[in-house]
A computed fold for a 503-nucleotide part of an RNA from a metagenome, annotated as small-subunit ribosomal RNA, 5' domain. The RNAcentral record of the full RNA draws on SILVA.
Context: one part of a larger RNA
């Protein structure tokens, strides 16, 4: 001296970008945050309409048009939140997979044939306090399950080529192996099904690098290989079951302590140190602990199901719930926000669309918390007014400061106009905002800390080893530039001064 996710005094006028629970991965009232699709189905509802029948109440068939519980497709593994575990292939970096998946997307190329049987919904009978749930009828599908066909693909058997060791890539012949349909303007469009390629997206392996402690020296029994089997998209003690006795360590194993990693932040001339908030990229978790189901992807924050603590509701049988999502509340703590407005941009997810949704996102709000920027007036104005305060009483200082005189209007107030951001004819929360103009009136705006030496800046007076100062050295016991007021001055300025950590 420079830095912060700061805290605390005191003090506060305005605006821009930003930032904001570091503590209890402490518990949560309430609202919302994942849906969409009626152009996959069948139903129930309402409108409006034609027709028919009518005891003029209405019934009854069609056609359109809306809504929509439930079947069924996608989507919910994204987005967004925390940093508790993890010292590890977690993460950085750099290779590899001849050992590996990939829905949606996009290219190629083939099919889409011909039938079953259910089932919610609905009816109806029950069971419960309730969550919920049983019987019996009755329907639909792009929902489910056989047959056909097989360009493929899959698995055996042979042939060829090629290699990088297990193999890898062509051909031939047997085996098995698939589909759904909806809209049309009838042209067609969009699914569907079996496969090759691509992009992006995972997986898995390796090499090199990542914190302290030896007052932690031995450590391991699925341990280290191996054959066989199993399990995976896939390699692999990842699992078993025999068989071998290996494997790891002073280049630091094992055990303990501490950590989420990086890109970067911050010091620093570099070296180096020390951190990892905000942003981005990974990673892990999701009230603890375990599981596995659907799915292309999860062992899934707002999904199941077991078990633990909590907490609630019960008619005591028995049930419900998970904010480390946005708000918001209690707790804890020096300390850290609004129970706000918009889907108008941008991006997500459904849909042909039209559109819904979207606490992501964009704004708004609050908090000098941080950086930036402006302002609280200019110019004149006395050998110099009052006051204050010091005084040697001559007189110094405050001090051009004031007042008075001209002048301006950033900033404030009022009042009019008014965006961009919209791409498109319609759509802007943010906003009557920035912004522009015009009027008004110097008006609405200065504090803070120190003045002994380091260290820029001094005198009175109170006080008397008292009260009290202080980072250091130290001051104060009767003239204290070191305390306290006061006038003065110096330093920064919406701050200023301390503390805390870091270099």
């Nucleotide at each position: 001296g420079g830095a912060u996710a700061a805290g605390c005094g005191c003090u506060u006028g305005c605006g821009g970008u930003g930032u904001g629970c570091c503590u209890u991965a402490u518990g949560c009232a309430u609202g919302c945050a994942a849906g969409u699709c009626g152009a996959a189905c069948g139903g129930u509802u309402c409108u409006u309409u034609a027709g028919u029948c009518u005891u003029c109440g209405g019934g009854u068939u069609g056609a359109a048009g809306a809504a929509u519980a439930g079947u069924g497709g996608c989507g919910a593994a994204c987005g967004g939140g925390u940093g508790a575990g993890u010292a590890a292939c977690a993460c950085g970096u750099a290779a590899g997979c001849a050992a590996c998946c990939u829905a949606c997307c996009c290219c190629c190329a083939a099919g889409u044939a011909a039938g079953g049987a259910a089932u919610a919904a609905c009816u109806u009978c029950g069971a419960g306090a309730a969550a919920u749930u049983g019987g019996a009828g009755c329907u639909a599908a792009u929902a489910c399950c056989g047959u056909a066909u097989g360009u493929g693909g899959u698995g055996a058997a042979g042939g060829u080529u090629c290699g990088c060791a297990u193999g890898g890539g062509c051909c031939u012949u047997c085996a098995c192996u698939a589909a759904a349909g909806c809209c049309u303007u009838c042209g067609g469009g969009u699914g569907c099904u079996a496969g090759g390629g691509g992009a992006g997206g995972g997986g898995c392996u390796u090499g090199c690098g990542u914190c302290c402690g030896a007052u932690u020296a031995g450590c391991u029994u699925g341990u280290u290989g191996g054959u066989g089997g199993g399990g995976u998209a896939a390699c692999g003690g990842c699992c078993u079951a025999c068989c071998a006795a290996g494997g790891c360590a002073a280049c630091g194993a094992u055990c303990g302590g501490u950590a989420g990693c990086u890109g970067g932040u911050u010091u620093g001339a570099g070296a180096g140190g020390a951190c990892g908030g905000c942003c981005a990229g990974c990673c892990a978790c999701a009230u603890u602990g375990g599981g596995a189901c659907u799915g292309a992807g999860a062992c899934a924050c707002g999904g199941c199901c077991c078990a633990g603590a909590c907490u609630c509701c019960u008619a005591c049988g028995g049930g419900a719930g998970g904010c480390a999502g946005c708000a918001g509340c209690a707790a804890g703590g020096a300390a850290u926000a609004u129970u706000g407005u918009g889907c108008a941009a941008u991006g997500g997810g459904c849909g042909a669309a039209a559109g819904c949704c979207u606490g992501a996102c964009a704004c708004a709000g609050c908090g000098a918390c941080a950086c930036c920027g402006c302002g609280u007036g200019g110019g004149g104005g006395a050998a110099g007014a009052c006051u204050g305060c010091c005084c040697u009483u001559g007189g110094g200082u405050u001090g051009u400061a004031a007042a008075c005189c001209c002048c301006u209007u950033u900033u404030c107030u009022c009042a009019g106009g008014g965006a961009a951001g919209a791409a498109u004819a319609a759509u802007g929360a943010c906003g009557g905002u920035a912004c522009c103009u015009g009027a008004g009136g110097a008006a609405u705006a200065a504090g803070u800390c120190u003045c002994g030496g380091c260290u820029a800046a001094c005198u009175a007076c109170g006080u008397g080893c008292c009260a009290g100062c202080a980072g250091c050295c130290g001051c104060g016991g009767u003239a204290a530039u070191a305390c306290g007021u006061a006038g003065g001055a110096g330093g920064c300025g919406a701050g200023c001064g301390u503390u805390a950590u870091c270099c």
Overview
Model confidence (mean pLDDT): 86 of 100.